[in-house]
Predicted 3D model of a 72-nucleotide RNA (transfer RNA) from Zoogloea sp. RNAcentral holds the sequence, with entries from ENA. Rfam family: tRNA. NCBI's taxonomy places the organism under Bacteria, Pseudomonadati, Betaproteobacteria, Zoogloeaceae, Zoogloea.

RNA sequence: GCUCUUGUCGUCUAGCGGUCAGGACAUCUGAUUUUCGAUCAGAGAACCGGGGUUCGAUUCCCCGCAGGAGCU
Numbered sequence: 001g002c003u004c005u006u007g008u009c010g011u012c013u014a015g016c017g018g019u020c021a022g023g024a025c026a027u028c029u030g031a032u033u034u035u036c037g038a039u040c041a042g043a044g045a046a047c048c049g050g051g052g053u054u055c056g057a058u059u060c061c062c063c064g065c066a067g068g069a070g071c072u
Base pairs, nucleotide, nucleotide: 001071002070003069004068005067006066007065010025011024012023013022018055027043028042029041030040031039048064049063050062051061052060
C1' cells in the first nucleotide's frame, strides 16, 4: 500500500428499513434478613464521526476514525 472484517448501556451481547433499541451481568432504590450474602420487586443507562439514498436509517451506500485478520 491492497483486500476482508468489527464498532450498540459500565461490561458482554440481540436487533434482515417503521421496535418504547431488547437481554444477561454490574450499578442504584425498596422489600426480606439481627447484619452481610442470597432472593424478590423496581429504576437509570447505549447505536464511533460526517455525508448520501429513502416518506422513514442502528439497519443500505460513500468518506473518515479506531480495533482485528490476510496479502505484498